[in-house]
RNA sequence: CUCUUAUCAAGAGUGGUUGAGGGACGGGCCCAAUGAAACCCGGCAACCGGCUGCGACGAGCAGUAGCGGUGCUAAUUCCUGCAGACUUUGUUCUGGCAGAUAAGAG
Numbered sequence: 001c002u003c004u005u006a007u008c009a010a011g012a013g014u015g016g017u018u019g020a021g022g023g024a025c026g027g028g029c030c031c032a033a034u035g036a037a038a039c040c041c042g043g044c045a046a047c048c049g050g051c052u053g054c055g056a057c058g059a060g061c062a063g064u065a066g067c068g069g070u071g072c073u074a075a076u077u078c079c080u081g082c083a084g085a086c087u088u089u090g091u092u093c094u095g096g097c098a099g100a101u102a103a104g105a106g
Stems, first nucleotide, its partner, number of pairs: 001106008013041001015040003021031003025081004042073003047069003050064005077098001082095004086090001
């Protein structure tokens, strides 16, 4: 980098360092010196491992967060980008694309 599968409406700091940007991309709309991004610490969650229970020590299911690997910690993935639905033509709904994360494969 590509492919497969799953998930994306919940959750998480009045901390430290440092200093201008950030929210993938386009269009919007936002956040930011009352301090962006990054790093550290803290936290959340429970995808994988671990552990516990059921089960045949299997497959599988349920649970746990004291441990390991990630991840996440403004706004629904901030909204939208393509197609469709309709006795709500809409601050509507459905599916897809794209993106993110995990696990596996190449």
Molecule: SAM riboswitch aptamer (S box leader)
Organism: Syntrophomonadaceae bacterium